A computed fold for a 74-nucleotide RNA from a Patescibacteria group bacterium, annotated as transfer RNA. It matches the Rfam family "tRNA". Its family is annotated with triplet codon-amino acid adaptor activity in the Gene Ontology. It is annotated as a transfer RNA. RNAcentral records the identical sequence in 5 taxa.
RNA sequence: GGUCGCGUAGCUCAGUUGGCUAGAGCGUUUCAUUGACAUUGAAAAGGUCAGAGGUUCAAGUCCUCUCGCGACCA
Numbered sequence: 001g002g003u004c005g006c007g008u009a010g011c012u013c014a015g016u017u018g019g020c021u022a023g024a025g026c027g028u029u030u031c032a033u034u035g036a037c038a039u040u041g042a043a044a045a046g047g048u049c050a051g052a053g054g055u056u057c058a059a060g061u062c063c064u065c066u067c068g069c070g071a072c073c074a
Stems, first nucleotide, its partner, number of pairs: 001073007010026004019057001028044005050066005
C1' cells in the first nucleotide's frame, strides 16, 4: 500500500429483509429484608448506536468518506 471484518450503556454482547419509545446479563445507586453483612426481591440512573455526509416518509440497520482496532495479502 491492497482486501476483509469489527466499533451499540462502565464491561461482555443482542438487535431477525429499514418501521412506532434502542435492549439483555454483569456492574452502579436507592429501597425492602438482616443485629450487621451476604443472598434475594423491587425500582432508578446510565447511550450524540465511532465521526461526517447521502438515500428514504422513516436509518443502529442501506451507500460514500474519515478515524480506531483486528486478520490476511504484498
Its mean pLDDT, the model's own confidence on a scale to 100, is 80.